[in-house]
RNA sequence: AGAGAUUGAUCCUGGCUCAGAAUGAACGCUGGCGGCGUGCUUAACACAUGCAAGUCGCACGAGAACGCUUCAGCUUGCUGAAGUUAGUAAAGUGGCGCACGGGUGAGUAACGCGUGGGUAAUCUACCCUCGAAUUGGGGAUAACAUCGCGAAAGUGAUGCUAAUACCGGAUAAUAUCUUAUAAACCUCGGUUUUAAAGAUCAAAGGUGGCCUCUACAUGUAAGCUACUGUUUGGGGAUGAGCCCGCGUACCAUUAGCUUGUUGGUAGGGUAAUGGCCUACCAAGGCUGCGAUGGUUAGCUGGUCUGAGAGGAUGAUCAGCCACACUGGAACUGACACACGGUCCAGACUCCUACGGGAGGCAGCAGUAGGGAAUUUUGCGCAAUGGGGGCAACCCUGACGCAGCGACGCCGCGUGAGUGAAGAAGGCCUUCGGGUUGUAAAGCUCUGUCAGAAGGGACGAAUAAGUGGGGUCUAAUAGGCCUGCACGAUGACGGUACCUUCAGAGGAAGCACCGGCUAACUCUGUGCCAGCAGCCGCGGUAAUACAGAGGGUGCAAGCGUUAUUCGGAAUUACUGGGCGUAAAGCGCAUGUAGGUGGGACAUCAAGUCAGAUGUGAAAUCCCGGAGCUCAACUCCGGAAUUGCAUUUGAAACUGAUGUUCUUGAGUCUGAGAGAGGGAAGCAGAAUUCCAGGUGUAGAGGUGAAAUUCGUAGAUAUCUGGAGGAAUACCAGAGGCGAAGGCGGCUUCCUGGUUCACGACUGACACUGAGAUGCGAAAGCGUGGGGAGCAAACAGGAUUAGAUACCCUGGUAGUCCACGCCGUAAACGAUGUUAACUAGCCGUUUGAGGAAUUGACCCCUUGAGUGGUGCAGCCAACGCGUUAAGUUAACCGCCUGGGGAGUACGGUCGCAAGAUUAAAACUCAAAGGAAUUGACGGGGACCCGCACAAGCGGUGGAUUAUGUGGUUCAAUUCGAUGCAACGCGAAGAACCUUACCUGGGCUAGACAACGGUGGACAGCCCUAGAAAUAGGGUCUUCCCUUCGGGGGACUGCCGGUUCAGGUGCUGCAUGGCUGUCGUCAGCUCGUGCCGUGAGGUGUUGGGUUAAGUCCCGCAACGAGCGCAACCCUCGCCUUUAGUUGCCACCAUUAAGUUGGGCACUCUAGAGGGACUGCCGGUGUUAAGCCGGAGGAAGGUGAGGACGACGUCAAGUCAUCAUGGCCCUUAUGUCCAGGCUACACACGUGCUACAAUGGGCGGUACAAAGGGUCGCAAGCCCGCGAGGGGGAGCUAAUCCCAAAAAAACCGCUCUUAGUUCGGAUUGGAGUCUGCAACUCGACUCCAUGAAGCUGGAAUCGCUAGUAAUCGCGGAUCAGCAUGCCGCGGUGAAUACGUUCCCGGGCCUUGUACACACCGCCCGUCACACCAUGGAAGCCAGUUGUACCGGAAGUCGAUGAGCUAACCUUCGGGAUGUAGGCGCCCAUGGUUAGAUUGGUAAUUGGGGUGAAGUCGUAACAAGGUA
Repeated sequence: AGAGAUUGAUCCUGGCUCAGAAUGAACGCUGGCGGCGUGCUUAACACAUGCAAGUCGCACGAGAACGCUUCAGCUUGCUGAAGUUAGUAAAGUGGCGCACGGGUGAGUAACGCGUGGGUAAUCUACCCUCGAAUUGGGGAUAACAUCGCGAAAGUGAUGCUAAUACCGGAUAAUAUCUUAUAAACCUCGGUUUUAAAGAUCAAAGGUGGCCUCUACAUGUAAGCUACUGUUUGGGGAUGAGCCCGCGUACCAUUAGCUUGUUGGUAGGGUAAUGGCCUACCAAGGCUGCGAUGGUUAGCUGGUCUGAGAGGAUGAUCAGCCACACUGGAACUGACACACGGUCCAGACUCCUACGGGAGGCAGCAGUAGGGAAUUUUGCGCAAUGGGGGCAACCCUGACGCAGCGACGCCGCGUGAGUGAAGAAGGCCUUCGGGUUGUAAAGCUCUGUCAGAAGGGACGAAUAAGUGGGGUCUAAUAGGCCUGCACGAUGACGGUACCUUCAGAGGAAGCACCGGCUAACUCUGUGCCAGCAGCCGCGGUAAUACAGAGGGUGCAAGCGUUAUUCGGAAUUACUGGGCGUAAAGCGCAUGUAGGUGGGACAUCAAGUCAGAUGUGAAAUCCCGGAGCUCAACUCCGGAAUUGCAUUUGAAACUGAUGUUCUUGAGUCUGAGAGAGGGAAGCAGAAUUCCAGGUGUAGAGGUGAAAUUCGUAGAUAUCUGGAGGAAUACCAGAGGCGAAGGCGGCUUCCUGGUUCACGACUGACACUGAGAUGCGAAAGCGUGGGGAGCAAACAGGAUUAGAUACCCUGGUAGUCCACGCCGUAAACGAUGUUAACUAGCCGUUUGAGGAAUUGACCCCUUGAGUGGUGCAGCCAACGCGUUAAGUUAACCGCCUGGGGAGUACGGUCGCAAGAUUAAAACUCAAAGGAAUUGACGGGGACCCGCACAAGCGGUGGAUUAUGUGGUUCAAUUCGAUGCAACGCGAAGAACCUUACCUGGGCUAGACAACGGUGGACAGCCCUAGAAAUAGGGUCUUCCCUUCGGGGGACUGCCGGUUCAGGUGCUGCAUGGCUGUCGUCAGCUCGUGCCGUGAGGUGUUGGGUUAAGUCCCGCAACGAGCGCAACCCUCGCCUUUAGUUGCCACCAUUAAGUUGGGCACUCUAGAGGGACUGCCGGUGUUAAGCCGGAGGAAGGUGAGGACGACGUCAAGUCAUCAUGGCCCUUAUGUCCAGGCUACACACGUGCUACAAUGGGCGGUACAAAGGGUCGCAAGCCCGCGAGGGGGAGCUAAUCCCAAAAAAACCGCUCUUAGUUCGGAUUGGAGUCUGCAACUCGACUCCAUGAAGCUGGAAUCGCUAGUAAUCGCGGAUCAGCAUGCCGCGGUGAAUACGUUCCCGGGCCUUGUACACACCGCCCGUCACACCAUGGAAGCCAGUUGUACCGGAAGUCGAUGAGCUAACCUUCGGGAUGUAGGCGCCCAUGGUUAGAUUGGUAAUUGGGGUGAAGUCGUAACAAGGUA
């Protein structure tokens, strides 16, 4: 510090996710040791048991027992007595403490907390210090005893007694109060100091010691003395109360709240101020700077995170607050409205004799429950601290320790060195090896931790006491002080630590390995099982699942989950945005608020500087120190950014005062204008009405029909009615804040601009709320209604057509008044001000110049447009009218969907508007631009694409292929073009892969070992054959004669194996098809762009062509095009046999001699290049015409197929990965596989006279042939047979008659002398074998068919059409295929349309690319949610009832020790009942929140449901 993920790719916006740190954690796997910390976050749920607050005999009275000792009695093991135990235990009165310490966080949004102040409005036990005092009396009461009641808890009566318990009295102040003097200060009901008078208020003793004085005369008492206690004052310290400024969560879908409320007076109350309380008076107080209400929450120091600012949090430690089963209340006390106190009410639990009682772990342990989850019913007061005590000492679950838990942090160990045969084993493998891996073993060492044994601390001292010294005192008592000496005490603790012993011995796991993110292979699985933080993996080769090997990371831990901060500049103060991504209110006026021109002076609120106080400690940071280090702890420092007080400064902001004119405004004079309102007027047009003319149609559409019209329409003329809108002018023009405004005239009226001066003197800008205006549609009332026209009706279109089109047509549109308040109310751009290059238009002013002039020109304003620099922007674009650079203010945004929806509120007559969520769901949604593809977008161009022609197919028969069906099997593949006479250039067996049946299992075939034999051939038997059995025959090569070698073969054997036309063409190679012989496809460098990309390759011409030329930020190049290659066409040359024959001979014959001129053959060359001429064109490329030429503009044909597309085809040509079968999916054999209602494709033959039949007569080319072609000759009607010359081929043969053609005859329009299917008979050939299932011949038979519906195919010249010939395959089988030649046309105006293609451009929501994408209803499943008759629960609180305990008030006839008394009583206190207040409770009507509900509404999600096709292209009606 970033990364992943929207796209085909790019940039941006934007959300989601990850890497980091942390935790009082939990869960999974694992687990050696120690130190230091830490441990109910949930049920403030309920609690068994034990302990957690007592102590003091130096306040007081009383006071045991067990035991022991002695004695007595004697039934010698019992009783009694005394002493001791012991002034002890236990209990009581009294004092102090129990308000601390410890726990918890329910409540509380508050002066609760934090911070800083105030108290002149206060209190403070114990403690310290300074004064004074400590006098004299009295009456009770518990304990105890006796008698009762009660189950118990407890309690009553009578009697006795003490005190530092209680009560009077005395005395007393600088205490308090009243009267009241003076001074200083002040925050002004005072504080401090001060003169005087009066009134009021106190006490308690205890312990130790001493007799100097007095009395008794031992020594005690009075007394004295010391300490302590008590009382009363002053001061201090500590602690507490109260008040104030500031800060302190969310919701406005909570906007108004308040009657003790706000203030005053008087009183009460309190330690003290105060409506704290009461009476009376006044009517106030709070609130948009958020009152009231609701929800949530203890606050802080701090903690976690972060660069910081911030955000989150408030465990442990520390400060404050609140609470103690729930609610209320007071008592005591210095302090409480009291955790281990009291009373009452309630809930719950327990005891009970049913009458009544007891209890409160949110103290420490512990239990149950809840929960994902949190410890021992431990030891000790040794230390620290606390309470009591003079003290010893006692108490102390505070605390110190230990235990449990890897819960966290820190430290240590699980060994170190050496060791290559790179062991074995595992895993992988290309089988060579690699890896685990110096790892192990082995050798040499060490000894931490754990274990055993031994030693062994610090923490402990200022205790008491004793001694010494000092001090008080009369004192050698005693007390106090003491840096002096001696001096007891350890839970932890079998501790830490140290030493020794033995021995590598006892001690490593967890997660991950597709990218992010370090780390890769094998096997299994097969969209299954599963993984997943995001993207995503898995459908037979998964580095993503599971296992294994290996690796990576961390390590006594490692992962997961949860939560917080970070990354996230993703709430933006630091530090974001709003034209199109989310986002400018529709527009204005204006309140509060915010902001605000120039100058001077003053103040000092903000601001700046200094000082002081505070900012607790701990924590963090720095320095140092102590535990072996560290964690941890200690010491010191810094810091604590804050608040308060105070002293200064005066630039800026602010405040006050004075002043200025430039911002703003006013006046004067001019100007333009569809600015607004009202009234009146005008003409054109539509429609309607009346009349005239006139006749059959009109109207409407893509085409029609509905409709109107013979009752006279449309058309045309005249007249009239009525409503609405104002052609031309008219413009990117004008005006207005926006919406909006358009005939003319008049009236009323707003704004704005210019020019010159004058005046006011900051009067300004923005603007939350608020108010007004606000298109169309809509609503209400009343008018009006010509045209247009939702709804509606009809006609069309259509599969449908509730639409588009047509004919009608009502609301409405118009007017008046009133609502509504919304629009893509858009410049998708808030208002205001300033600054920042220009150029060109246009509207309207002013000035100048000029003029006959409305022109034209220059300067300067105000508007309104275009283009453009800088700059900005993601890009598009904006650009003085900013989206540039700044300032002020307002509004708004924070992923998509749900949703601008629900609920609630406000407004509205309604429609609805406004404000405005959540659950749930997705990982995207989106903007701009790029390249493609596509378009029922555009422009240009090409092609037998159409058109123009010729001939076909589709109809018939038949052949062949396919689908389908059938079958035991009808093997498999090919399936739009680009499968279908295709693989198959040839299924009777074989082929053959399929089916049935019969056999074999190392196999039909290959390799190895052993053994036998040559192999082979022939015969017999069984069998359908395969096969099995038997027989016969035979002996290769070399030789040193022992033998060896090789090929072939039978048998046996075992394993590395063979074999598979089994699967996967979606794992592949190779080959092929197709777009397409279309003209395209790219690269290097440069340039442009943030980038994807662009440019080049586009443009103007031209071409068959990205062919060439010109231009151009491009310049070049490559693969394609063309050419080079082959065949044909002309010529030359070379060579003439098997070819040829002009000349000379010769023959029946180029037969032979001869010749090679010609033809021909087959080698090498030439030739054609827009080369020449003319025109045209840009002086180009080229095009048009012409000449010459065998051939002319690519001469004709072929081969040749760019980058790529179709997961196109082929695992059955072949090869091949993986998988599968292995007595079978292998292999051998026999037989079968040609089916047939039907549909389609491709052909053949025809339907006839351009023909059929018969006869005659010509002319080819190209091929093939020794397992062959086969002549002449003979036989057969023929297929063919016999026989065999010749030929390994320019020689011989197929082969001849080539056929059509041509000549002649016949047939005469018929199902025929057309046509030949089918069938019968007879044959031929091939072949082991023609039944299933061959071809051909002859005789006979003679179907359908008379030119073919919709539709559709081929062809542009030696082509179509037509005619025959040959070849491959092949024993045989050709209407198919591949070739060959013969005869030989018609037509092309042209590119509008159909199809396909190329280039440019445009739109796009497509990119699997239109066979795309995608919307809504319905149906099904699930999920969350709104409404809902109701039902249930919580909270709150109005009104009323009722009212426990208790304080207070008043009463008190009952009762009443201390005081007074005249002895009668009084005073006082009190029980009781009464009153005010009041908790729980009850009733009533609500408010609010939540749950639930028949049913209902929409929403979301869900591989393959239904109906349509709304959107994206002009998306087919933008």
This is a predicted structure of a 1518-nucleotide RNA (small-subunit ribosomal RNA) from an uncultured prokaryote. It matches the Rfam family "Bacterial small subunit ribosomal RNA". The sequence is in RNAcentral, with records from ENA.